Predicted 3D model of a 72-nucleotide RNA (transfer RNA) from a Patescibacteria group bacterium.
It matches the Rfam family "tRNA". By type it is a transfer RNA.
It was read from a public genome assembly.
The organism belongs to Bacteria candidate phyla, within Bacteria.

């Protein structure tokens, strides 16, 4: 330099272009217990960043930045 993959919650993963992006584990509040653990019940938290397609984008494109990984 080229080239493939990949980037979604603090962490592990999902969503075949269509309804409020769901789900464990973690926080945190409640309720339960004598007390704490286990369970239960709500609650916060996320689609790397810009443009574009398109009625409608995590999901197609393009460019950029991240991380692996090939080839020279």
């Nucleotide at each position: 330099g080229c080239c493939c993959u990949c980037g979604u919650a603090g962490c592990u993963c999902a969503a075949u272009g269509g309804a409020u992006a769901g789900a464990g584990c973690u926080u945190c509040a409640c309720a339960c217990u004598c007390c704490u653990a286990a369970c239960g019940u709500g609650a916060a938290g996320a689609u790397a960043g810009a443009g574009g397609u398109u009625c409608g984008a995590u999901u197609c494109c393009u460019c950029u930045c991240g991380a692996g990984g090939g080839c020279a």